This is a predicted structure of a 494-nucleotide part of an RNA (large-subunit ribosomal RNA, domain I) from a marine eukaryotic metagenome. The prediction has a mean pLDDT of 82.
[in-house]
Context: one part of a larger RNA
RNA sequence: GGCGUAUGGGGGAUGUCUCGGCGUUAGAAGGCGAUGAUCGACGUGGAAGUCUGCGAUAAGCCUGGGGGAACUGACAAACGAGUGUUGAUCCCGGGAUUUCUGAGCCAACCCAGCGAACUGAAACAUCUAAGUAGCUGGAGGAAGAGAAAGAAAAAUCGAUUCCGUAAGUAGCGGCGAGCGAACGCGGAACAGCCCAAACCGAAGGGGUUUCCUCUUCGGGGUUGUAGGGCCUCUCACAUGAGAGUUACAAAGCAGUGAUUAGCAGAACGACUUGGAAUGGUCGACCAUAGAGGGUGACAGUCCCGUAAGCGAAAAUUUCCUGCCUCUCGAGAGGUACCUGAGUAGGUCGGGUCACGUGAAACCCCGACUGAAUCUACGGGGACCAUCCCGUAAGGCUAAAUACUCUCUAAUGACCGAUAGUAAACUCAGUAGGGUGACUGAAAGAUGAAAAGAACCCCGACAAGGGGAGGGAAAGAACCUGAAACCAUACGCUU
Numbered sequence: 001g002g003c004g005u006a007u008g009g010g011g012g013a014u015g016u017c018u019c020g021g022c023g024u025u026a027g028a029a030g031g032c033g034a035u036g037a038u039c040g041a042c043g044u045g046g047a048a049g050u051c052u053g054c055g056a057u058a059a060g061c062c063u064g065g066g067g068g069a070a071c072u073g074a075c076a077a078a079c080g081a082g083u084g085u086u087g088a089u090c091c092c093g094g095g096a097u098u099u100c101u102g103a104g105c106c107a108a109c110c111c112a113g114c115g116a117a118c119u120g121a122a123a124c125a126u127c128u129a130a131g132u133a134g135c136u137g138g139a140g141g142a143a144g145a146g147a148a149a150g151a152a153a154a155a156u157c158g159a160u161u162c163c164g165u166a167a168g169u170a171g172c173g174g175c176g177a178g179c180g181a182a183c184g185c186g187g188a189a190c191a192g193c194c195c196a197a198a199c200c201g202a203a204g205g206g207g208u209u210u211c212c213u214c215u216u217c218g219g220g221g222u223u224g225u226a227g228g229g230c231c232u233c234u235c236a237c238a239u240g241a242g243a244g245u246u247a248c249a250a251a252g253c254a255g256u257g258a259u260u261a262g263c264a265g266a267a268c269g270a271c272u273u274g275g276a277a278u279g280g281u282c283g284a285c286c287a288u289a290g291a292g293g294g295u296g297a298c299a300g301u302c303c304c305g306u307a308a309g310c311g312a313a314a315a316u317u318u319c320c321u322g323c324c325u326c327u328c329g330a331g332a333g334g335u336a337c338c339u340g341a342g343u344a345g346g347u348c349g350g351g352u353c354a355c356g357u358g359a360a361a362c363c364c365c366g367a368c369u370g371a372a373u374c375u376a377c378g379g380g381g382a383c384c385a386u387c388c389c390g391u392a393a394g395g396c397u398a399a400a401u402a403c404u405c406u407c408u409a410a411u412g413a414c415c416g417a418u419a420g421u422a423a424a425c426u427c428a429g430u431a432g433g434g435u436g437a438c439u440g441a442a443a444g445a446u447g448a449a450a451a452g453a454a455c456c457c458c459g460a461c462a463a464g465g466g467g468a469g470g471g472a473a474a475g476a477a478c479c480u481g482a483a484a485c486c487a488u489a490c491g492c493u494u
Stems, first nucleotide, its partner, number of pairs: 001493009015479001016445002020415002022412007029404002031105002040100002042055003046079001049075003061095006070083003109140001110138005120127001124174001150157002161188005171179002192396003195340001199219009224374001226339003229335007240328005252323004257317004262310002268283005284301002286290001292304003345369007355381001376391005432439002452478001455467004
């Protein structure tokens, strides 16, 4: 020097755990704000700091309920000064106070405007990525869409939305990469309405001898098997029928229910091992409760709970019910008055449609043009005819659907401290970095209980150590305590 064994140091892996995360389901809620929000600053306690709470009435004030013995939030114990069965602290509802700052704040979902590039095409330009990301504007609890100028091809269906299928089909495509329907069928949910106009009337204005015309308001009226107006004729009408606060008119009241504190809640002992019984043995009991958690090891019967049941002075809320409120004609014949105009359509240029200009319809936009009026007009994927379907150029509309900053309940072949949120920790969006926009950690576990080691000795009135005491052990650099690495002792070997 090497190897081995043993004993230690060092280090913090592993195991076990969890006050924290992540996901899912159901329900609720879906807004707050000049009556000053969100974020923040500064204060506020007997007490220095941080967190929490609160606001000069400042860990709180008043009041109505609940509750029933201790309390003065946490780190964080002690002291001080107090409160409380004349019901405090605490929990819930309502109210008061609410310094300074001063105008928007808000997670996702939705609609609209603008709108990339990397990338893919094994390069790249049409194309793709993608109308995505991003920016902006706007609204709601959902938004948007929506009661056919529809879809179809059978004499069919009947607003919209969403899901499954049709179907990776028909198609589109430097026919490359790729993009990618619809009809139909099966479901979820269902709800339909109101204007404009014709016509009648009132008021007002203009022209005007009559009459015409304009505006406002009221009635009327709302559709495709065309409907409505006007004229003529016939029948009917309320002790009935129907509807309703989200469209279709609109205002509430009461009850019930629900939410915001809570109440009550069955049933076990002995012996034994052990530091400790919830373990073992023996014998019992409850169960509409053997979910779960805690308790000195694994508890239906020790504690909190759980099942079934009960509860609101006050505030909020609407599912439901009642009161209440509102509405109510039909047919036949005639007439040809009305039925949304710079609109539909066209040309040129674009866009959107699964559809890249293509044979390219339909729809939307810009420029220029520009109809018809029910014997009408639009569509059925160039276009024409026949046939069929519908009635544009006005508007409203719940549900089924999307999402979760937030609350409640439950749940997981989710994580278990290098994982799971970046963050389990008095001290995390903190310390630290960056001029700034921004970036961004590490850090959990004594023990059942502090019983957190009185006292003695060495030492420097130290650190540390040795006794003692407590403890089952664990000594605060504290559960377990691997490896690397270091040391000591012994053995073997060179």